[in-house]
Order: sequence, then C1' cells, then structure tokens
RNA sequence: UGUUUAUCAAGAGUGGCUGAGGGAACAGGCCCGAUGACGCCACAGCAACCUGGUCCCCCGUGACGAAGGUGCUAAUUCCUGCCCGAACGAUCGGGAGAGAUAGAUU
Repeated sequence: UGUUUAUCAAGAGUGGCUGAGGGAACAGGCCCGAUGACGCCACAGCAACCUGGUCCCCCGUGACGAAGGUGCUAAUUCCUGCCCGAACGAUCGGGAGAGAUAGAUU
C1' cells in the first nucleotide's frame, strides 16, 4: 500500500514559530482566515479502537478506570453531487459510493 471488520449527530486549547491561504480528491455551495487561519513545536485536554487491569447474580455487543499504543481538539465526515421513496415545490427521509480512525490480515 491492498483486503477486511467496527465506528463516524457527542466531546476537547493555551503559548511559541511561521505568514496566506485553508476546510481529503473533483465540482457546486457555505464557512474559517493579518482580531494570524492552515502547518510545525511544547504542554494540556477530549475520547475509549487496541494492550494491560478492576468488578459482576448475568461472563456479554457488560460496567469501571485511563498506565501504555494510536487517534482526535470549527461547523453532522460542514452540506451536496449517485440510487430509492415522499412532496405541486422548496425540501425531507433512507441507502450506496468515497473518506477518516482503530483492530486484524497481506
């Protein structure tokens, strides 16, 4: 990298450096950004996928906890694009696809 399984409507910032774009790809929107975004560093926090633990009459798709391995810390994965259904319509609901994260595997 590929494959596969699960989850994706919650949650979480301060300082330093940098200096113009950024929000996965393409497109249309809509947002964030010199009141300094994005990115990098430090510390902090959120969370509970994995490891290692504790608990249970139930032994599990359980409860607890958060030391270790990740991950994450604007907006539902920011919304939509493809399919199905509803609606006069605006739009609404569901599914898929793609993506992200973790585990397993190649």
Molecule: SAM riboswitch aptamer (S box leader)
Organism: Phycisphaerae bacterium